[in-house]
RNA sequence: UUAUCCAGAAAGGUAGAGGGAACAGGCCCUUUGAUACCUUAGCAACCUGUCGCAUCAAACGAAAAAGGUGCUAAUUCCUGCCCCGAGUAGACGCGGGGAGAGAUAA
Numbered sequence: 001u002u003a004u005c006c007a008g009a010a011a012g013g014u015a016g017a018g019g020g021a022a023c024a025g026g027c028c029c030u031u032u033g034a035u036a037c038c039u040u041a042g043c044a045a046c047c048u049g050u051c052g053c054a055u056c057a058a059a060c061g062a063a064a065a066a067g068g069u070g071c072u073a074a075u076u077c078c079u080g081c082c083c084c085g086a087g088u089a090g091a092c093g094c095g096g097g098g099a100g101a102g103a104u105a106a
Base pairs, nucleotide, nucleotide: 001106002105003104004103005102010040011039012038013037014036018029019028020027023080024079025078026077041072042071043070046068047067050062051061052060076101081098082097083096084095085094
């Protein structure tokens, strides 16, 4: 920089108190073991490999899962800033879109 982020997928071992990125508010997980690490298993299909299309490549599509990553509570747990809509005396709250931040891949 580009793409994606409401889908999917857990057991065991070591350790032992906080954790869900940061701040704030909420909500939630947690000694029936959080979090981290390790092992095994799994999910997905970004890269890679295969096939189709094609003069070749790219792009696109299909099936796969050997390899490189990633992931396996809750939408990225939700909200925060801006715009629109219905509603309201006005606001809160609600619905939709966007921005910002973050995560992953190339």
RNAcentral holds the sequence, with entries from MGnify. SAM riboswitch aptamer (S box leader) from a marine eukaryotic metagenome, 106 nucleotides, folded computationally. The model forms 94% of the base pairs in the Rfam consensus.